Predicted 3D model of an 83-nucleotide RNA (c-di-GMP-I riboswitch aptamer) from a Gallionellaceae bacterium.
RNA sequence: ACAGACAUGGGGCAAAACUCGAGAAAUCGGGUGACGCAAAGCCACCGAUCUUCACCAACCGGAAAGAUAGCGGAGCUGCCAUG
Numbered sequence: 001a002c003a004g005a006c007a008u009g010g011g012g013c014a015a016a017a018c019u020c021g022a023g024a025a026a027u028c029g030g031g032u033g034a035c036g037c038a039a040a041g042c043c044a045c046c047g048a049u050c051u052u053c054a055c056c057a058a059c060c061g062g063a064a065a066g067a068u069a070g071c072g073g074a075g076c077u078g079c080c081a082u083g
Stems, first nucleotide, its partner, number of pairs: 006083005012037002017032006035070001041076002045073003048068003055062002
């Protein structure tokens, strides 16, 4: 210098639950906490799923412009030491 997420170690992220806050809800943010994760880093472009304030309808209901990247795919990026 290159390669790779292969081995070991370090470092990294943080589910449920509890708690404080935002929201109509789904869900999200902070704290505590670790179920797990080699992309559990970024990104709603495609599929899927969730929600229903406003909207359509006004009986049932319909429908994202709201969400989920820890549901799958595409795209972008990717730490240190030793081997």
Model confidence (mean pLDDT): 82 of 100. The organism belongs to Gallionellaceae, within Bacteria.